[in-house]
RNA sequence: GCGGGAGUGGCGGAACUGGCAGACGCGUACGGCUCAGAACCGUAUGGCUGUAAAGCCUUGAGAGUUCGAAUCUCUCCUUCCGCA
Numbered sequence: 001g002c003g004g005g006a007g008u009g010g011c012g013g014a015a016c017u018g019g020c021a022g023a024c025g026c027g028u029a030c031g032g033c034u035c036a037g038a039a040c041c042g043u044a045u046g047g048c049u050g051u052a053a054a055g056c057c058u059u060g061a062g063a064g065u066u067c068g069a070a071u072c073u074c075u076c077c078u079u080c081c082g083c084a
Stems, first nucleotide, its partner, number of pairs: 001083007010026003019067001027045006046057004060076005
C1' cells in the first nucleotide's frame, strides 16, 4: 500500500427486513434473610440540567439518504486478521 472484520451504559454483550436503543448477564445502591457474614431473594440502576414534574442528549468522530439510521452511503480515527 491492498482486502476484510470489529467499535453500543461502569464491564461483557444483544437488537431479525431501517420502526420502543441498551434485552440478558456482571457490577453497584437500597431493602429482606442472618447473632453477624457469605450465598440467596426483591427493587432500582446510560449521561446532563432540575427540589420535583419534566426536558435535552446518547451506539468511535463527522457528514449524507430517509417520515424514521446502531442498522444504508461517504470521509476519517482506533484496533484485529490476511496479502504484498
Molecule: transfer RNA
Organism: Candidatus Omnitrophota bacterium